This is a predicted structure of a 72-nucleotide RNA (transfer RNA) from a bacterium.
Rfam family: tRNA. It is annotated as a transfer RNA. Rfam's curators write: Transfer RNA (tRNA) molecules are approximately 80 nucleotides in length.
Its mean pLDDT, the model's own confidence on a scale to 100, is 81.
The sequence was found in a public genome assembly.

RNA sequence: GCUCUCGUAGUUCAAUGGAUAGAACAAGACACUCCUAACGUCUAGAAGCAGGUCCGAUUCCUGCCGAGAGCA
Numbered sequence: 001g002c003u004c005u006c007g008u009a010g011u012u013c014a015a016u017g018g019a020u021a022g023a024a025c026a027a028g029a030c031a032c033u034c035c036u037a038a039c040g041u042c043u044a045g046a047a048g049c050a051g052g053u054c055c056g057a058u059u060c061c062u063g064c065c066g067a068g069a070g071c072a
Stems, first nucleotide, its partner, number of pairs: 001071007010025004018055001027043004048064005
């Protein structure tokens, strides 16, 4: 330099052109306990950035940014 893949909660991952973006762990509260842990109930928390297509975009397209892989 070229080609390809990926970017979603604090972390690890899902899903899908129809909307309440789901789960686990982590965090907080409550209950239990002599206390702690474990277990239980509940709560909050997320689409890399900017455009475009579309009635509707996290999803499709383009550019940029970042990470990775392959080729040279």